[in-house]
Molecule: Pistol ribozyme
Organism: unclassified sequences
RNA sequence: ACUCGUCAGGGCGAGUCUAAAUAGCAUUUAGGCCCUGAGCGGCUCCCUUCGGGGAGCGUAUGA
Numbered sequence: 001a002c003u004c005g006u007c008a009g010g011g012c013g014a015g016u017c018u019a020a021a022u023a024g025c026a027u028u029u030a031g032g033c034c035c036u037g038a039g040c041g042g043c044u045c046c047c048u049u050c051g052g053g054g055a056g057c058g059u060a061u062g063a
Base pairs, nucleotide, nucleotide: 001016002015003014004013005012006038007037008036009035010034011033025062026061027060032040042057043056044055045054046053047052
């Protein structure tokens, strides 16, 4: 300097051309590292021509 941890900004962390991960405070949760916003994944319910579509939710506790 760049890339990655769903997306934008910030933080935390990892890697060096790859896009993953045992990392990202601890435990917990299906809930993806954290905060704000989104609502991509996910969970619940309903509909379905079984391809999919609609509504709701948006981990929690402690430091």